Context: one part of a larger RNA
Molecule: large-subunit ribosomal RNA, domain IV
Organism: Anaerolineae bacterium
């Protein structure tokens, strides 16, 4: 000097980012508990007394001897002193510093945010306001189901059947969820237009076969060579018919998503209910708000402290809330995140002394 402990005057959080850590609290019995509430809760709320031993009395309840009672006469059955056991009361008296004597065994309370709640989660830096929930809501799916997993067979789905099963989105519960479908997406209609393969086979090319005109050789019905006619084979491939989809017509936002601006006006002043204008698919409703969301900001007033960039209230043109990516409230409920107090302490003023262990010294 480090680890773990244990004590500690006086003060009590002055210590820190923060009471982090330690410390208080701690059992049983009795009295007694406030706002708030979903009437369950909140509650061991809080806040109090009391608690050894001994004496002497009292309640209850089991067990059951004597006794007494009954019949179906039994080692029967009721009943029930005493005895024994167990609970749970009073009165006196008695030691100690100290009677739940040690050890185990809530610190409380007032106020916000955030999740309703019990649960879940990063095995090994995060336990939460994330993540589940019940409840809400949309949407597919009529059964060989929709949807999943398999090149397939097959299987979950389900030996279920729309009060069931897949997916999304919001997350008890209250009150409550506005306006826009212009554009993306879905849905649902329309067949005029655009449209694949693929049906179709027109023109028109190549070769080859034939029939045939002509005209040269010529012995020829033969060969050259310039037409024209039908065929075969193949090459291109027009018209036309061609489905969903695209376009078109609607409808849908708890579908994705969006949800102004400028100017001027009241008889101090200010301020704009009103008015004027351009844009828009509409131009932010009812909440709430310097917020888990506020730049300016340390907003500005009040609270609360001697003093408060936190913290409660309120205010509001809110850089850049807002309504199931939910608004807003809210009992309970939390190893959540803030303020604030009572209590208690070695957090601290500011050390110190003890204990074990190491550190170090000898071996």
């Nucleotide at each position: 000097c480090c680890c773990u402990c244990g004590u500690u005057a006086a003060g009590g959080a002055a210590u820190u980012c923060g009471g982090c850590a330690a410390a208080u609290c701690g059992a049983g019995u009795c009295c007694g508990u406030a706002a708030c509430u979903u009437c369950g809760g909140g509650a061991u709320a809080a806040g109090g007394a009391c608690u050894g031993c001994c004496u002497c009395u009292g309640g209850g309840c089991g067990u059951g001897u004597a006794g007494c009672g009954g019949c179906c006469a039994g080692c029967c059955c009721g009943u029930g002193a005493a005895g024994c056991g167990c609970c749970u009361g009073g009165a006196g008296g008695u030691c100690g510093c100290a009677g739940a004597g040690a050890g185990c065994a809530g610190g409380c309370c007032c106020u916000g945010c955030c999740g309703a709640c019990u649960g879940u989660u990063u095995a090994a830096c995060a336990a939460a306001a994330a993540c589940a929930c019940a409840a809400g809501u949309c949407u597919c799916u009529g059964c060989u189901a929709a949807a999943g997993c398999g090149a397939a067979a097959g299987c979950u789905g389900a030996g279920g059947u729309a009060u069931a099963g897949g997916g999304g989105c919001u997350g008890a519960u209250a009150c409550c969820u506005g306006c826009c479908c212009a554009g993306c997406g879905c849905c649902g209609g329309u067949u005029a237009g655009c449209c694949a393969a693929g049906g179709g086979g027109a023109c028109g090319g190549g070769u080859c076969c034939u029939c045939u005109u002509c005209c040269g050789u010529a012995a020829a019905g033969g060969c050259g060579g310039a037409g024209g006619g039908g065929g075969g084979c193949u090459c291109u491939g027009a018209a036309c018919c061609g489905a969903a989809g695209c376009c078109c017509c609607g409808g849908u936002u708890a579908g994705c998503g969006g949800c102004g601006g400028c100017c001027g006006u009241a008889a101090a002043g200010a301020u704009a209910a009103c008015g004027g204008u351009c844009c828009u698919a509409a131009g932010g409703u009812a909440g709430c708000a310097c917020a888990a969301u506020a730049c300016c900001c340390a907003g500005a007033c009040g609270g609360g402290c001697a003093a408060g960039u936190u913290c409660c209230g309120u205010c509001g043109c809110g850089c850049a809330u807002g309504a199931a990516c939910g608004g807003u409230g809210u009992a309970a409920c939390g190893a959540g995140c803030g303020g604030g107090g009572c209590g208690c302490u070695g957090u601290c003023u500011c050390g110190a002394c003890g204990a074990g262990g190491g550190a170090c010294c000898c071996g």